[in-house]
Context: one part of a larger RNA
């Protein structure tokens, strides 16, 4: 010179886009941030309908409908969404590899027969302050268990031996859907080549350590783990320890090699108050699920219990600093559902910040007695300066009335009465920061007098200071200008 997820200091119109805890992976008040299915399943509440009593005020049974759920039960809740603490490691890029799995989705092949016993909900009884229980009876399913079948799968000493299913809704045509099996496609697990930062003032380092056989164990391969048996492995090509960081694609810089970096936005690790640990499930060892311990907070009747914002707002702290306790599911995507459809702080939108980019406006002609004030002055004059008033125009942006979209395939628009067209009125609402010794582009007066100051490097100020403080005049750059910080 550029560059920034900046700050600070003056200053400040209007619009698009973008971006906004870099610091305490510091504690959190509130609310929302995961549902959802009544076309698996009993039941319970309203409505409605038909019937019975009736004191006319209501009850009582019933139920082909409706519309509502708390329960069992599916599927989803391992996506999405935060944050970077740990990690120097096969975590990541990158190129290969065999010993695997894989809900829903595509494709194909063959079945869906017959029973059978329970537990909520509900009912009684009962404990607790409260979370939340206890016992007994009832009962339904796409929940749970046998039985029968096996095209196929498995296992096997090749004889043989195991192994399913559930059904719902229907205009009855059918559709959804269950079961076993092979293929697929996306995802996923594992395993090597390679490359990934500092320090030798870290030289030795390992004992399940390195290797092998039998065992286990995994969806799988392997010391993953286990007995036993060898004694290996790894190291200056720098093991090992410290130390310090998520990596990458990308991003500044730079002719470029190369230095730095790793905010947003995408890919992929890792976390989830701390550390441990399994459960379900295809799939976690699970952010808003369990369990144990620890620290904090918070409740209690002191017996015991509840909780986890490195989700979206916000609140305190910490800091130089960093937004709203906002709106809609309309699009886009996801969950669930056959569908209407519900969730969706994902996302689209609005707010708030000149924090960045970018684009625009703050007027245009003309106008010389060179007014008028200022400055300066050899007092002549010269400068401000065509600057200004004047006179003539125009109206972008804002403002005002008016219309009024795209985004939505037939309907649905938060955004928004927005953007945009049309009409008005009026130069009207709209300019500042730095700097003028050299480097470096711009100089004069006053004031100060080694003071008060400045200053990036030289260095400036002790009576004429183009360096300091004012002022005029000029140079920059302009809704920004300076200055710190950091990179290159």
């Nucleotide at each position: 010179g550029a560059a920034c997820g900046a700050a600070c200091g003056c200053u400040g119109g209007c619009g698009g886009c973008a971006u906004g805890c870099u610091u305490a992976a510091c504690a959190c008040a509130u609310g929302c941030a995961a549902g959802u299915c009544g076309a698996a399943c009993g039941g319970g509440g309203g409505c409605g309908c038909a019937u019975c009593c009736u004191u006319c005020g209501g009850g009582g049974u019933g139920u082909u409908g409706c519309c509502u759920u708390a329960g069992u039960g599916g599927c989803a809740g391992a996506c999405g969404g935060g944050u970077g603490a740990g990690u120097a490691a096969c975590a990541c890029g990158u190129g290969g590899g065999a010993a695997c799995c894989u809900g829903c989705c595509c494709u194909g092949g063959a079945g869906u027969g017959g029973g059978g016993g329970a537990c909520a909900a509900c009912c009684g009884c009962u404990g607790g302050a409260a979370a939340c229980g206890g016992c007994g009876g009832c009962u339904a399913a796409u929940a749970c268990c046998g039985c029968a079948u096996a095209u196929c799968c498995c296992c096997u000493g090749a004889g043989g031996g195991g192994g399913a299913a559930a059904g719902g809704c229907u205009u009855c045509g059918g559709c959804c859907g269950c079961u076993c099996u092979g293929g697929g496609a996306g995802g996923g697990g594992c395993c090597c080549g390679c490359g990934u930062c500092c320090g030798a003032u870290u030289a030795g380092u390992u004992u399940g350590u390195u290797g092998g056989u039998g065992g286990g164990g995994u969806a799988a391969c392997g010391g993953c783990c286990u007995a036993c048996c060898a004694a290996g492995g790894c190291g200056a090509c720098g093991a090992u320890c410290g130390g310090u960081a998520g990596c990458u694609g990308g991003u500044c810089u730079g002719a470029g090699a190369g230095g730095a970096u790793g905010a947003u936005c995408a890919g992929c690790c890792a976390c989830a108050c701390u550390g441990g640990g399994a459960c379900u499930g295809a799939g976690a060892c699970a952010c808003g699920g369990c369990c144990c311990a620890g620290a904090c907070u918070c409740c209690u009747a002191c017996g015991g219990g509840a909780g986890g914002c490195a989700g979206c707002a916000g609140u305190g702290g910490g800091g130089a600093a960093u937004a709203u306790u906002g709106g809609a599911c309309a699009a886009u995507g996801g969950g669930c559902g056959a569908a209407a459809g519900c969730c969706u702080g994902a996302u689209c939108c609005a707010g708030c910040a000149a924090u960045g980019c970018c684009g625009c406006g703050u007027g245009a002609g003309u106008g010389a007695a060179a007014a008028a004030g200022g400055c300066c002055u050899u007092a002549g004059g010269g400068u401000u300066g065509u600057a200004a008033a004047g006179c003539u125009c125009u109206u972008u942006c804002a403002c005002c009335c008016g219309u009024g979209a795209a985004g939505a395939u037939g309907a649905u628009g938060a955004c928004g009465g927005u953007a945009g067209c049309g009409g008005g009125a009026g130069a009207a609402g709209a300019a500042g920061c730095c700097c003028c010794g050299g480097c470096u582009a711009a100089u004069u007066c006053c004031g100060u007098g080694c003071c008060a100051g400045c200053a990036g490097c030289c260095g400036c100020g002790g009576u004429a200071a183009u360096a300091c403080g004012g002022a005029a005049g000029g140079g920059g750059c302009u809704a920004g200008c300076g200055u710190u910080g950091u990179u290159c």
Molecule: small-subunit ribosomal RNA, 5' domain
Organism: metagenome